[in-house]
RNA sequence: UAUCCAUCCCGAGCGGCCGAGAGAUCUGGCUCGACGACGCCGCAGCAACCCGGGUGCUUCUGUCACGCCGGGUGCUACCGCCAGGACCGAUGGGAG
Repeated sequence: UAUCCAUCCCGAGCGGCCGAGAGAUCUGGCUCGACGACGCCGCAGCAACCCGGGUGCUUCUGUCACGCCGGGUGCUACCGCCAGGACCGAUGGGAG
């Protein structure tokens, strides 16, 4: 990005800074928040999408299995908070 694929009811929080709204958007609910939310930073953790390695399986090759190890992202209130709506959105990988 007028593009393609996969996933979105599992899991995982502390500290510092900031200071009023926040949970993407619209309507209606519900909830979080001056006992400091949201956001930013640090650390910790969760997970296993991608790369590499390892181990296992095997028709000896793999579009296989296992987060076991390192790396790149991501994520860490509530099912993407819920229902309805729309050129919905988010994350990862590919393509351009």